Background:
The part of an RNA shown here (small-subunit ribosomal RNA, 3' major domain) has 470 nucleotides and comes from an uncultured bacterium.
[in-house]
Context: one part of a larger RNA
C1' cells in the first nucleotide's frame, strides 16, 4: 500500500423478509458423468461446464472405428513434356477406382500465342496432430458495480500520502459545501435505437366520415385526405411552475398542469483490472511432431450404446378441469429450386390442382387461452398420456441400425412430490397461442411476437454478493 476478520460504522442489490409460480417425486425430451464399445470424435467442469460450441449427426456433415484404396497427393505455386479437358454411353467393382467407346476451345501474319487439362523428377503441399502455461484475436466473470488513474504543487529520509478524505445528497467519484491542494483523463450521465402523445408533410398496396354507384354481403367502384395506419420532419419532460423541508446550496417531499414526472419503460453501450478463466477444433500464429502417413479418397458402422447418477426442460396428476358443438379478437415475421389460395379426393397425415405473389396488394394463416351452450360428478376416471401392435402419409439415392406425421387399438407411472433449492417488484410473474433462424426432412431447445393478467414489499436483525470510511 493492499487483502482478509464468526472487528466497528454507513449504504446498496429479488440478498433476506412479504408474496406468487416452480424445481427436487412420475413419464418423456435433451445435455453431462460413469460404464460399455472396434469406435461410442473433440472441447466446455463451482458461481461463470452440463437444451453449452451444435441456428438442427440417416449418407454428407465427421474430426471417431472397421475394411478397401492413393502417395507431388483431395487443395496452391513452379515445372521438362503432352493433349484438349469436361460431359455422355458401356463393362467390372460395395464404392473409391479401373478399362473401352463417343465427344468437342479461342485468336492467328499458319511460325505460334492465349486460357484449360494431363503430367516425370523435385521444390513442396497437407495435418480438426501437441502446447490457450509460448501467443494474436475473440469471449465469459466480478459488474452497468462506481470506481480506476494522471500532471503540477505540497507533505514524508523512503515506500508512499494528499487530491479521491470530511458534512450533506444522488441510481452514480451525481452534484453542493468545506478543505494544501489546483486541474485533467478513462468510466457515470447525455448524445444512438425503440416504445408511450400531439403537430406538419406525404397518401398506395393501407384507411372510409360526407356525396354518388353497386352487392347476398363487402372500401367492391367513382371519389375523399377527415379518421385509422404507414414513415419522414419537428415538438414535448427541464425539478420548468406552486407549496413544505434543507445551509439562501446540492437535493428531497407533496401538488398543479400534462399522453408521459423526477435517469418515463426497454435496448445497445461494459473503466483500470481479476481469474496463467475459456478457445491452437472459427480464424491467425511461434515452437515441437507426422510425411507410402498423425496426409487424402471410398463403403459400412459409430457420435443415437445403458445396471446407474446429476443438470435443464416438456407433459401431467385434474372440475379455476376434460370432451363436444357453434363461434370472436392480435402482433411480429417469412416467401421464387420459395409461399402456395379457390376447388376437389381422403376419417386424418396428406394427395390432385394450380390462381395470386420478389409481396402494406398474394400466400403461409387456423390465432389460442377467453366468452356461450351441452355433457362428465371426484373415480386412477370421459384425468393422464408413456409403451406397444397394425395400417397409412411425407422428405430424401436411401428412414434396418437412426427421421417426422396421421388413424385405429393398447392404455403404464402419476392423486401435488423428503432434505433442500430456483425465478420474479408491473403490463412483471403466471398462463395462452403465433412467427423466425438453422433446415431436403428432422424442436419439448433457441431467438422474437402479441393475448389474458395478478399477489406482495412491515422492514434491513439475519443468509449471499458488492461499495465507502476505519
Nucleotide at each position: 500500500u493492499g487483502a482478509c476478520g464468526g472487528g466497528g460504522g454507513c449504504c446498496c442489490g429479488c440478498a433476506c423478509a412479504a408474496g406468487c409460480a416452480g424445481c427436487g417425486g412420475a413419464g418423456c425430451a435433451u445435455g453431462u458423468g460413469g460404464u460399455u464399445u472396434a469406435a461410442u470424435u473433440c472441447g466446455a467442469c463451482g458461481c461463470a461446464a452440463c437444451g453449452c460450441g451444435a441456428a438442427g449427426a440417416a449418407c454428407c456433415u465427421u474430426a471417431c472405428c472397421a475394411g478397401g484404396u492413393c502417395u507431388u497427393g483431395a487443395c496452391a505455386u513452379c515445372g521438362a513434356u503432352g493433349u484438349a479437358a469436361a460431359g455422355c454411353c458401356c463393362a467390372a467393382g460395395a464404392g473409391a477406382u479401373u478399362g473401352g467407346g463417343u465427344g468437342u476451345c479461342u485468336c492467328u501474319u499458319c511460325g505460334g500465342a492465349g486460357g484449360a487439362c494431363a503430367g516425370a523428377a523435385g521444390a513442396c503441399a497437407g495435418g480438426u496432430g501437441g502446447u490457450g502455461c509460448a501467443u494474436g484475436g475473440u469471449u465469459g466473470u466480478c459488474g452497468u458495480c462506481a470506481g480506476c488513474u494522471c500532471g503540477u504543487g505540497u507533505c514524508g529520509u523512503g515506500a508512499g500520502a494528499u487530491g479521491u478524505u470530511g458534512g450533506g445528497u444522488u441510481a452514480a467519484g451525481u452534484c453542493c459545501c468545506g478543505c494544501a491542494a489546483c486541474g485533467a483523463g478513462c468510466g457515470c450521465a447525455a448524445c444512438c435505437c425503440u416504445u408511450a402523445u400531439g403537430a406538419u408533410c406525404a397518401g398506395u398496396u393501407a384507411c372510409u366520415a360526407a356525396c354518388g354507384g353497386g352487392u347476398a354481403a363487402a372500401g367492391c367502384c367513382g371519389a375523399g385526405g377527415a379518421c385509422u395506419c404507414u414513415g419522414a420532419u419537428g415538438a414535448g419532460a427541464c425539478c420548468g411552475c406552486c407549496g413544505g423541508g434543507g445551509a439562501c446550496a446540492a437535493c428531497u417531499c407533496g401538488g398543479a398542469g400534462g399522453a408521459a414526472g423526477g435517469u418515463g419503460g426497454g435496448g445497445a453501450c461494459g473503466a483500470c483490472g481479476u481469474c496463467a478463466a475459456a478457445u491452437c477444433a472459427u480464424c491467425a500464429u511461434g515452437c515441437c511432431c507426422c510425411u507410402u502417413a498423425u496426409g487424402a479418397c471410398c463403403u459400412g458402422g459409430g457420435c443415437u450404446a445403458c445396471a446407474c447418477a446429476c443438470g435443464u426442460g416438456c407433459u401431467a396428476c385434474a372440475a379455476u378441469g376434460g370432451u363436444g358443438a357453434a363461434a370472436a379478437c392480435a402482433a411480429a415475421g417469412a416467401g421464387a429450386g420459395g409461399c402456395g389460395a379457390a376447388g376437389u379426393c381422403g376419417u386424418a397425415a396428406g394427395g390432385c390442382g394450380g390462381a395470386g405473389c420478389g409481396g402494406a396488394u398474394c400466400u403461409c394463416a387456423a390465432a389460442a387461452a377467453a366468452a356461450u351452450c351441452a355433457u362428465c360428478u371426484c373415480a386412477g376416471u370421459u384425468c393422464g398420456g408413456a409403451c406397444u401392435g397394425u395400417g397409412g402419409g411425407c422428405u430424401g439415392c436411401a428412414a434396418c441400425c437412426c427421421g417426422c406425421c396421421c388413424a385405429c387399438a393398447c392404455g403404464a407411472a402419476g392423486u401435488u412430490g423428503g432434505a433442500g433449492u430456483u425465478g420474479c417488484u408491473a403490463g412483471u410473474a403466471a398462463u395462452c397461442g403465433c412467427g423466425g433462424a438453422u433446415c431436403a426432412g428432422a424442436a419439448c431447445g433457441c431467438c422474437g411476437c402479441g393475448g389474458u393478467g395478478a399477489a406482495u414489499a412491515c422492514g434491513u436483525u439475519c443468509c449471499c454478493g458488492g461499495g465507502c470510511c476505519u